[in-house]
């Protein structure tokens, strides 16, 4: 420089014919124990990268940036 991936909760990720944002783990409250640890309940945590578009309506399309990743050169 071209060009292909990827960016949703603290962390790994899930989310498909566009239609109310989820999982485990981790935090916190509770039960159980003498106490810790393990178990069991249960609770909060998200401008879904950033900016415009096109839709009644986007995390999902479409454009441009930006950040990680890789192929060629």
């Nucleotide at each position: 420089g071209u060009c292909c991936c990827u960016a949703u909760a603290g962390c790994u990720c899930a989310g498909u014919u566009g239609g109310u944002a989820g999982a485990g783990c981790a935090a916190c409250a509770g039960a159980c124990u003498u106490u810790u640890a393990a178990u069991c309940u249960g609770u909060g945590g998200g401008u879904c990268g950033u900016a415009g578009g096109a839709u009644c309506g986007a995390u999902a399309c479409c454009u441009a940036c930006u950040g990680g990743g890789g192929a060629c050169a």
This is a predicted structure of a 73-nucleotide RNA (transfer RNA) from a bacterium. The sequence is in RNAcentral, with records from ENA. Its Rfam family is "tRNA".